[in-house]
Annotation
c-di-GMP-I riboswitch aptamer from Peribacillus saganii, 91 nucleotides, folded computationally. Model confidence (mean pLDDT): 80 of 100. The organism belongs to Peribacillus, within Bacteria.
This record gives sequence, C1' cells and structure tokens, in this order.
RNA sequence: UUUAGAUAAAGGCAAACUUAUCGAAAGGUAAGGACGCAAAGCUUUGGGUCUAAGGUUCUAAUAAUAGAACUAUGAUUGCCAGGUUGCCGAG
Repeated sequence: UUUAGAUAAAGGCAAACUUAUCGAAAGGUAAGGACGCAAAGCUUUGGGUCUAAGGUUCUAAUAAUAGAACUAUGAUUGCCAGGUUGCCGAG
C1' cells in the first nucleotide's frame, strides 16, 4: 500500500421498549436498556421510504367548519449507493 474480516485482544456505537422533553406529524434530544453493527464514524451528493403543519385543487348549496387528493421547504445515513476519514490483528 492492498485484500478480506475466519481467530484473539483493547476500546467504540446502540434497535425494540421505558421515562422526560421538543415537534402538527414523521421524528429528534437526554437518561436507562441491548437487537444488532468493522465504519451502526462523518457527509443529504443521488435514489428509496416516512410524515403533511403550511400551500394548491375538490366535496359537503354558500359562510364558518369539516373531509379528500396532491405537494417537502420536514425527517430517515441502523434503507441502498456515492464522497471522505479511520481501530485491531491476519494474508
């Protein structure tokens, strides 16, 4: 430098769920907790997925109001790819 993670060791992260809190929601954060993870480190660059407050259109004769469809500017990197950095031992 490169290849793969079968073995060992050190250390790391933390799903579900619970509590508190923020949010319209999806979901986030903190603590507890471990299903898993060799990038489950970082980065929304592309795709996927989730949500629909607001917006647009429509329906309920009209208004108020309610409902339906569409919509990301919201979210997810522990959905997949790309970019980038990196521990350990082995070949």